[in-house]
Context: one part of a larger RNA
């Protein structure tokens, strides 16, 4: 230069009132305005106390601050079921002995780790200033060990089987979620009108557990016999007879049960005005209707679409009064880790309280084909001069 430019989206503020030394900006109330496939809500990452109370305002906040993701102190994260450790593998990594290399040190076989995938089991409600599928109140479930009792060929690191899988279309069958009625509670107008065909609100409930539906695979079963599944095999393939029209697994969802529970408009009661406590109606039909569930199903096409384990089986060796298996009940038993907060952002990457950028899930009305748009709900802001 200059008390200039510039206070980071033009979503928007305005009145009361309280705290205070001071209030545009904190708290509360009340009105307006903005979002609403988002500017709500949940997790993953990454951050690492930022979260909840108290006391504070140098400095950090683009202004002021009594307020704060600031300072200082205290407090707060609870799990057999979530999720990781665990079991199993995938790319891939390491790699005994081996092979190669002057040496460092490459590759590699048994193996041995590695999740972004398989693989047991939890709901619905309450409560905290802050955590809950974790406390607590109710009703489950699992998985190995233990014991009783009953029945009895058990037995793997091997051998089948399953696990197990691609795009693309297409129909049914449900459900969540909407809507409308019904029904239960209350309301009758500060301004004409409003006891009505009125207005306001509610009308909830879940895993289990029973029952085997809609609708989907496979034909089912006894018997005989085999150069195959590196041994064996009753299993698995093969071939061959009979025999029955079915058998038999998979399944949403509805219905009953959970629940004489819990939640519930709302009414009472007490207060230190922050809140706490009692009681508690109604709790039903219809309609629509998913991208979610049956379903990795079904049709169909080439480009032909993980793998190991857990499970079932079936025998070797070996055990064969025992072990061990199965089934019912009965008890104990279930460690260690994460778990506060943000999480399309003021807290993650962007030196910054930065118009950028970050992956998954829910995502209601009205109008619409719509997740598009416009308006609104819940719930969330007005973007710190």
């Nucleotide at each position: 230069g200059a008390g200039u430019a510039a206070c980071g989206a033009u979503a928007a503020u305005g009145g009361g009132g309280g705290u205070g030394a001071g209030a545009a900006g904190c708290c509360c109330c009340c009105a307006c305005g903005c979002c609403g496939a988002a500017a709500g809500c949940c997790c993953a990452a990454g951050g690492u106390u930022u979260c909840c109370u108290g006391c504070g305002c140098a400095a950090c906040g683009u202004u002021a601050a009594u307020c704060g993701g600031c300072g200082c102190a205290g407090g707060g994260u609870u799990a057999g079921u979530c999720g990781g450790c665990c079991c199993c593998u995938a790319a891939g990594g390491c790699g005994a002995g081996g092979c190669c290399g002057a040496a460092a040190g490459g590759c590699g076989u048994a193996g041995u780790c590695g999740a972004u995938g398989g693989g047991a089991a939890g709901c619905a409600g309450g409560u905290u200033a802050a955590u809950a599928u974790u406390c607590c109140u109710g009703c489950a479930c699992c998985a190995a060990c233990u014991g009783u009792u009953a029945c009895u060929g058990c037995g793997a690191u091997g051998g089948g089987g399953g696990g197990a899988c691609g795009g693309a279309g297409a129909a049914g069958g449900c459900u969540a979620g909407g809507u409308c009625a019904u029904c239960c509670g209350g309301g009758c107008g500060a301004u004409g009108g409003u006891u009505g065909u009125c207005c306001c609100g509610g009308u909830a409930u879940a895993a289990g557990c029973g029952u085997g539906u809609a609708g989907g695979g496979a034909g089912g079963c006894g018997c005989u016999c085999c150069a195959g599944g590196c041994a064996a095999a009753u299993c698995c393939g093969g071939a061959g007879c009979g025999u029955c029209a079915a058998u038999u697994c998979c399944g949403a969802g509805a219905c009953g049960u959970g629940a004489u529970g819990u939640c519930g408009a709302g009414u009472c009661u007490c207060c230190a005005c922050g809140g706490a406590g009692a009681c508690g109606a109604a709790g039903u039909g219809a309609u629509u209707g998913a991208u979610g569930c049956c379903a990795a199903g079904c049709u169909u096409c080439c480009a032909g679409g993980a793998a190991a384990a857990g499970c079932c089986u079936c025998u070797a060796a070996g055990c064969u009064u025992c072990a061990g298996g199965u089934a019912a009940c009965a008890g104990g038993u279930g460690a260690c880790c994460g778990u506060a907060c943000c999480c399309c952002a003021a807290a993650c990457c962007g030196a910054c309280a930065c118009a950028g950028g970050u992956g998954g899930g829910c995502u209601g009305g009205g109008a619409g084909a719509g997740a598009a748009u416009c308006c609104c709900a819940a719930g969330g802001c007005g973007c710190u001069u």
A computed fold for a 385-nucleotide part of an RNA from a hot springs metagenome, annotated as large-subunit ribosomal RNA, domain III. RNAcentral holds the full RNA, with entries from SILVA. The prediction has a mean pLDDT of 85.